Background
A computed fold for a 135-nucleotide RNA from a Syntrophomonadaceae bacterium, annotated as c-di-AMP riboswitch aptamer (ydaO/yuaA leader). The coordinates come from a structure-prediction model, not an experiment, and the mean pLDDT is 78. Rfam family: c-di-AMP riboswitch aptamer (ydaO/yuaA leader). Rfam's curators write: This family represents a conserved RNA structure found upstream of the ydaO and yuaA genes in Bacillus subtilis and related genes in other bacteria.
């Protein structure tokens, strides 16, 4: 002084998944309960649908296509994300998984449910254009 790895703490990302009070506890964590708060589902009229097991639906960006050595892999692709105010270039990735269980179109009332889990933009938390805000 560069470079690489590990680990805390500050901060940061995906995502509704945060907050606050009370209680149990050695505890700030776990349980339990209430409030905001934010998201999901079932549910009328009237519109809409015309269906029917090879089911049919939900939740999510995650659907689809061609191809092959076809219980897996390759190539894309509808969609989605980051990149430290914001766009716009530029560069980086996703493009999964899972629940309901023969049942569900909207849908006011109304019911009902969840607030996890996993991670670091190799300080690119640069550059470069444009826009706001504070001081």
């Nucleotide at each position: 002084g560069a470079a690489g790895u590990c680990a805390a703490a500050u901060c940061g990302c995906u995502g509704a998944a945060u907050c606050u009070c009370u209680g149990u506890u050695c505890a700030u964590a776990u349980c339990a309960g209430a409030g905001a708060g934010c998201g999901g589902g079932g549910g009328a009229a009237c519109c809409a649908a015309u269906a029917a097991u090879a089911g049919g639906g939900g939740u999510g960006a995650a659907u689809c296509u061609g191809g092959a050595u076809u219980u897996u892999c390759c190539a894309g692709u509808a969609g989605g994300g980051c990149u430290a105010u914001c766009c716009c270039a530029g560069g980086c990735c996703c493009g999964a998984a899972u629940c309901c269980g023969u049942c569900a179109g909207c849908u006011a009332a109304c019911c009902u449910c969840g607030c996890a889990a996993g991670c670091g933009u190799u300080c690119u938390a640069c550059g470069g254009g444009g826009a706001g805000a504070c001081c």